[in-house]
RNA sequence: AGACGGUUGGACGGCCGCUGCCAUGCUCGCGAGGGCCUGGUGGAGGAAAGUCCGGGCUCCACGGGAAUACGGUGCCGGCUAACGGCCGGCGGGGGCGACCCCAGGGAAAGUGCCACAGAAAACAAACCGCCCGCGCCGGCGUCGGCCGCCGCGGGCAAGGGUGAAACGGUGCGGUAAGAGCGCACCGCCGCUCCGGUAACAGGCGCGGCAGGGUAAACCCCACCGGGAGCAAGACCGAAUAGGGGCGGCCGGCGGCACGGCAGGCAACGCGUCGUGACCGCAGGGACAUUCCCGCCCCGUCGCCCGGGUUGGUCGCGUGAGGCGCGCCGCAAGGUGCGUCCCAGAGGAAUGGCCGUCCAGCGCCGCGCAAGGGCGCGGACAGAACCCGGCUUACAGGCCGUCU
RNA sequence: GGCGGCGUAGCUCAGCGGUAGAGCAGGGGAAUCAUAAUCCCUUGGUCGGCGGUUCAAAUCCGUCCGCCGCUACCA
Numbered sequence: 001a002g003a004c005g006g007u008u009g010g011a012c013g014g015c016c017g018c019u020g021c022c023a024u025g026c027u028c029g030c031g032a033g034g035g036c037c038u039g040g041u042g043g044a045g046g047a048a049a050g051u052c053c054g055g056g057c058u059c060c061a062c063g064g065g066a067a068u069a070c071g072g073u074g075c076c077g078g079c080u081a082a083c084g085g086c087c088g089g090c091g092g093g094g095g096c097g098a099c100c101c102c103a104g105g106g107a108a109a110g111u112g113c114c115a116c117a118g119a120a121a122a123c124a125a126a127c128c129g130c131c132c133g134c135g136c137c138g139g140c141g142u143c144g145g146c147c148g149c150c151g152c153g154g155g156c157a158a159g160g161g162u163g164a165a166a167c168g169g170u171g172c173g174g175u176a177a178g179a180g181c182g183c184a185c186c187g188c189c190g191c192u193c194c195g196g197u198a199a200c201a202g203g204c205g206c207g208g209c210a211g212g213g214u215a216a217a218c219c220c221c222a223c224c225g226g227g228a229g230c231a232a233g234a235c236c237g238a239a240u241a242g243g244g245g246c247g248g249c250c251g252g253c254g255g256c257a258c259g260g261c262a263g264g265c266a267a268c269g270c271g272u273c274g275u276g277a278c279c280g281c282a283g284g285g286a287c288a289u290u291c292c293c294g295c296c297c298c299g300u301c302g303c304c305c306g307g308g309u310u311g312g313u314c315g316c317g318u319g320a321g322g323c324g325c326g327c328c329g330c331a332a333g334g335u336g337c338g339u340c341c342c343a344g345a346g347g348a349a350u351g352g353c354c355g356u357c358c359a360g361c362g363c364c365g366c367g368c369a370a371g372g373g374c375g376c377g378g379a380c381a382g383a384a385c386c387c388g389g390c391u392u393a394c395a396g397g398c399c400g401u402c403u
Numbered sequence: 404g405g406c407g408g409c410g411u412a413g414c415u416c417a418g419c420g421g422u423a424g425a426g427c428a429g430g431g432g433a434a435u436c437a438u439a440a441u442c443c444c445u446u447g448g449u450c451g452g453c454g455g456u457u458c459a460a461a462u463c464c465g466u467c468c469g470c471c472g473c474u475a476c477c478a
Base pairs, nucleotide, nucleotide: 001403002402003401004400005399006398007397008396010357011356012355013354014353015352016351018043019042020041021040022039023038025036026035027034028033045380049391050390052389053388054387055386056385057229058228059227060226062294063293064292065291066290067289068288070225071224072223073222074221075089076088077087078086079085090104091102092101093100094099105220106219110218111217112214113213114212127160128159129156130155131154132153133152134151135150137148138147139146140145168186169185170184171183172182173181187209188208189207190206191205194202195200233314234313235312236311243305244304245303246302247301248300249299252281253280254279255278256276257275258274259273260272261271263268283298284297285296307477308476309475321340322339323338324337325336326335327334328333358378360376361375362374363373364372366371404474405473406472407471408470409469410468413427414426415425416424421458429445430444431443432442433441451467452466453465454464455463
């Protein structure tokens, strides 16, 4: 000078307050209970934040299964109640290094896209170029022929040029010119063998040079996921018009009971009407869709308009809890013993002032310096059902390991 | 407290991988005696901020910021 990990988030005293609980006393009330005084005791965070993930809990009547759709995750192994979290490893990239970063499955299943430029942006193709043949013209040469321009027909992909990206790289051979066409080295791919739980790595051998990029494009593969949220929900009390409209299922079929009508002298109960889920079937009760199995309930479910109240109690803090020690594990973490109880409001408490000290900053026609005096002054923020993470904000201080 | 949606020019909104647009407003000009309407030309953008994926991001992904809306109970 830097890298990584952990920890802390002013200390003490005095005075005045706020709030939960406990105790005593006074007082109001028939009572349930309320109010007040005094004393004791507890009273924000590492992020209480953002609400980005994962759970607990509660309701949707309950449990199980399958398929499709939708959403999410994505190297391997482990930890965990679970996770998109954490730990250890592997691979890739960066740094001299300690170390840091990575949404890191599949592009030889298929589809799409790759602007501009460029010949061509992906079963290939050829602008300049290189080479061969033919024709014409010009020049040189005694002839055979050679050289150059142009045109036509072929071959090539080495060089140039374009681009973010151009169909292995270098060298030698080879050829009309060229080309993995052949060879050597390098690189890469597939199979096999060995090491490792695995990701992966190494190398003997064999075959090969195909197969550009993009999946935070569709997609494929594997795994996971029902919805809503404490304003969930339960109980008590008060009040109102215990109201109205629309829609889904079909509000349907059969039986039974009762009543009315008709028939009959009557017993009766054929017929018909009505009422009643009393029973069976059907239907509904899950909420992305469809279906199956079991079980329970039944008229239920949804939307809109209108009316009333703005009260109390619970949910609500003993919990995947904190601290200490031991053991297992590289670690995340697990486990055993001991010990502690540690905010709980409901428009919302946890605050203010003073003094001394501790860091820090500034000034001093104070001082060589050690030091002294004066002034300023303590980050981010703040519980609202709870817990595990992530992310973001944060003045500074301290400790450890390493380059 | 919980849940959902939206940020693009001065205003209202399009655009959802390939050079950022429209209407109104603003400026200049034409026409008119003059003004308005009309016609022509034109200015103006950190696409809320930062980071990532990609050759390329307003657009895809993550994170932060800001704004708006919904949400009590009873019968």